[in-house]
Order: sequence, then structure tokens, then C1' cells
RNA sequence: UCCUGAAAAGGGCAAACCUAUCGGAAAAGCCGAUAGGGGCGCAAAGCCACGGGCCGUGAGGUAGCCGGGCUGCCAGG
Repeated sequence: UCCUGAAAAGGGCAAACCUAUCGGAAAAGCCGAUAGGGGCGCAAAGCCACGGGCCGUGAGGUAGCCGGGCUGCCAGG
């Protein structure tokens, strides 16, 4: 450096749902953000919204839908 894997070790992330606050066009039982709880799951469930898909009234969201880009701990080869 490349490939494979997540058995071991050290760890990590965190679905649905609930609570609170804030924001969104006039409102909301809708959408989004943050915090706390929660623990379905994950070997990149780390980061990027570039393409497609999906949700959304819309703004937007979804990287834990697929593709793509960058980076990475451990073990074995």
C1' cells in the first nucleotide's frame, strides 16, 4: 500500500418512538432543527447533497435508499 473480515481487544454510532424548546408560508394534529430519554440495528451507521430515488404544501430532509468522492481503528493475508 492492497485485499478480506468484524471472531478477539479497545471503542464508536444510534432507528422507531416519547418529552421539551425553537423555527417554517396564515394555522396545525404537518415539516425541520436542537437537547434529553430510548436501543431497531451498523464494519465505515465517519464526512460530502454531485446524480438518481424516496418523504414533504413548501422550505428542506434522507449519507441508516442506491451510485459516486474523501478519510479511518483493530485482526488476518
The RNA shown here (c-di-GMP-I riboswitch aptamer) has 77 nucleotides and comes from a Fidelibacterota bacterium.
It matches the Rfam family "c-di-GMP-I riboswitch aptamer". Rfam's curators write: GEMM was predicted in a large-scale screen for bacterial structured RNA regulatory elements. Gene Ontology term of the family: cyclic-di-GMP binding.
The model forms 94% of the base pairs in the Rfam consensus.
The source organism's lineage runs through Bacteria, Pseudomonadati and Fidelibacterota.
The prediction has a mean pLDDT of 79.